Predicted 3D model of a 61-nucleotide RNA (transfer RNA) from Callorhinchus milii. Its Rfam family is "tRNA". The RNAcentral record of the sequence draws on Rfam. The coordinates come from a structure-prediction model, not an experiment, and the mean pLDDT is 83.
[in-house]
RNA sequence: UGUAGCUCAGUAGUUAGAGCACUCGCCUGAUAAGCGAGAGACCUCGGUUCGAUUCCCAGCA
Numbered sequence: 001u002g003u004a005g006c007u008c009a010g011u012a013g014u015u016a017g018a019g020c021a022c023u024c025g026c027c028u029g030a031u032a033a034g035c036g037a038g039a040g041a042c043c044u045c046g047g048u049u050c051g052a053u054u055c056c057c058a059g060c061a
Stems, first nucleotide, its partner, number of pairs: 001061002005020004022038005043059002046056002
C1' cells in the first nucleotide's frame, strides 16, 4: 500500500467516482474518431457501532 479488466481518486461512519478498456445505439459507403447510454469494484476473517469500504485486532499479498 491493497477500491471496476488496467491506472488512480474518494468518503473525519449512513454502501463510491474519473480516465482508458468492454457492451449497445447514433453517425459513416466502411473502419477509426466523435456523440449518447449501459454493465462493472472497496484483499480475507473477526471486533466496535443502529449502521463499517472508512475505526480497531489478526491474517494474506